[in-house]
RNA sequence: UUCGACAAGGGCAAACUUAGCGAAAGCUAAGGACGCAAAGUUAUGGGCCUUCCAAAUUGAGUUGAUGGCUGCCAGACUCCCGAAG
Repeated sequence: UUCGACAAGGGCAAACUUAGCGAAAGCUAAGGACGCAAAGUUAUGGGCCUUCCAAAUUGAGUUGAUGGCUGCCAGACUCCCGAAG
């Protein structure tokens, strides 16, 4: 630097349940494991979600605002073990 096996020591924890927080998306804790070699950090670009909403419209939530998702894809930063060079 590249890669990740039927290796070792470990790590994280989807759905769901309970409790709490929130208007909601969602978050936190405990239980629980579908999965993950960055499922570590970061809302930076795109994307998705919540709530509000000008104009036009009377059924549409575009633009904008608001908060959220990093376990959607990239970017940035950092990293255990091993293999190959």

This is a predicted structure of an 85-nucleotide RNA (c-di-GMP-I-GGC riboswitch aptamer) from Desulfosporosinus sp. FKB. Its Rfam family is "c-di-GMP-I-GGC riboswitch aptamer". Gene Ontology term of the family: cyclic-di-GMP binding. The source organism's lineage runs through Bacteria, Clostridia, Eubacteriales, Desulfitobacteriaceae and Desulfosporosinus.